[in-house]
RNA sequence: UACGAAAAGGGCACACCCGCCGCGAGACGGGGCCGCAAAGCCAGGAGUCUCUCCGAGACCGUCCGGUUGCCGCAU
Numbered sequence: 001u002a003c004g005a006a007a008a009g010g011g012c013a014c015a016c017c018c019g020c021c022g023c024g025a026g027a028c029g030g031g032g033c034c035g036c037a038a039a040g041c042c043a044g045g046a047g048u049c050u051c052u053c054c055g056a057g058a059c060c061g062u063c064c065g066g067u068u069g070c071c072g073c074a075u
Stems, first nucleotide, its partner, number of pairs: 002075001003072002011036002016031004021026001034061001040067003044064003047059005
């Protein structure tokens, strides 16, 4: 640096429920489980979605890319 089989301590949190904000996609807080080794961060590319469709927005738990990073060293 690549890699992720076993393990440990932790981490995140789909669906769903409650509260709350938004026209909406959805966001935020709490609970939560399917799952995740970047399911951390960035809307740069593709994609999907919303609106009042010129245009303005949402999603990084759809993929790619960028960047940072825990554990391990079977490979």